[in-house]
RNA sequence: CCGUGCUAGGCGGGGACGUAGCGGCGCCCUGAACCCGCAAUCCGCUUCAGCGGGGCUGAACUCCCCUCCGAGGGAUGCAGGCCCCGGGUCAGCGCCCGGUGUGCGGUGCUGAUGGUCCGGUCCCGCAGCGAUGAAGGCCCGUGAACCAGGUCAGGUCCGGAAGGAAGCAGCCUUAAGCGGUCACCUUCAGGCGCCUCGGGAGCGCCGGGCCGGAGCCGUGGACCGGAGUGGCGGCCCGGGAACCGAUCUCGACGAGGGGUGCACGG
Numbered sequence: 001c002c003g004u005g006c007u008a009g010g011c012g013g014g015g016a017c018g019u020a021g022c023g024g025c026g027c028c029c030u031g032a033a034c035c036c037g038c039a040a041u042c043c044g045c046u047u048c049a050g051c052g053g054g055g056c057u058g059a060a061c062u063c064c065c066c067u068c069c070g071a072g073g074g075a076u077g078c079a080g081g082c083c084c085c086g087g088g089u090c091a092g093c094g095c096c097c098g099g100u101g102u103g104c105g106g107u108g109c110u111g112a113u114g115g116u117c118c119g120g121u122c123c124c125g126c127a128g129c130g131a132u133g134a135a136g137g138c139c140c141g142u143g144a145a146c147c148a149g150g151u152c153a154g155g156u157c158c159g160g161a162a163g164g165a166a167g168c169a170g171c172c173u174u175a176a177g178c179g180g181u182c183a184c185c186u187u188c189a190g191g192c193g194c195c196u197c198g199g200g201a202g203c204g205c206c207g208g209g210c211c212g213g214a215g216c217c218g219u220g221g222a223c224c225g226g227a228g229u230g231g232c233g234g235c236c237c238g239g240g241a242a243c244c245g246a247u248c249u250c251g252a253c254g255a256g257g258g259g260u261g262c263a264c265g266g
Base pairs, nucleotide, nucleotide: 001266002265003264004263005262006261009057010056011055012030013029014028015027020046021045022044023043024042034054035053036052037051038050063259064258065257066256067255068254072250073249074248075247076246078245080244081243083240084239085238086237087236088235089234090233092232093231094229095228096226097225098224099223100222102220103219104218105217106216107215114211115210116209117208118207119206120205121204122200123199124198125197127196128195129193130192132189133188134187135186136185137184139180140179141178142177148173149172150171151170156165157164158163
């Protein structure tokens, strides 16, 4: 150095939690790396730290150690960032008031703003007129056994007679009453009307006459001044879950380096 057969070792690892501590079942990350049984109101151990049974591989690119990289996890009492909440502040922006001057549109010499006079709108009047409603009247109809009238058959009475008298029924007219009514007349009523009359109020609106002679209305932007607001923005303070970052810590996979048996034979 090579071959054969064994043994040590290996057959996943890590994080947090849990535990006096270690490991495991469970959760999470990574990876692809045996089987059976036990196990989170726990299971098994004791600093060499799962226990019991079986299987494969096996001194090496595969085992052990060191260094680097670094997925991922944990901790934080962090003058950090993003974002949010609260408070404060401001000479900025916006909103508000006033002023200057201007653009556009509409209207205006067929006459603007303004002034003046008159009228209406508003209030009062048991003033007027009309409409509406109610009542009454007029009109029509009906309507009296007797206690309304006219005419009064029959019958009755007076008379010698001629002729008279009273008067029921019937008919006609009518009183009281009952019913109806387009129009007409009278009276009364008020949440009726917009006309008339009289008195008032007011200068807000509308209309008309006169004076006068160029503005009036709407809207946009610019500049100046001012007061406030705290909507936007800037700054400061305080607070805050998550995320990013910072510090510390553990750390898979991977990379590099180093180390490591026994027996036999050639």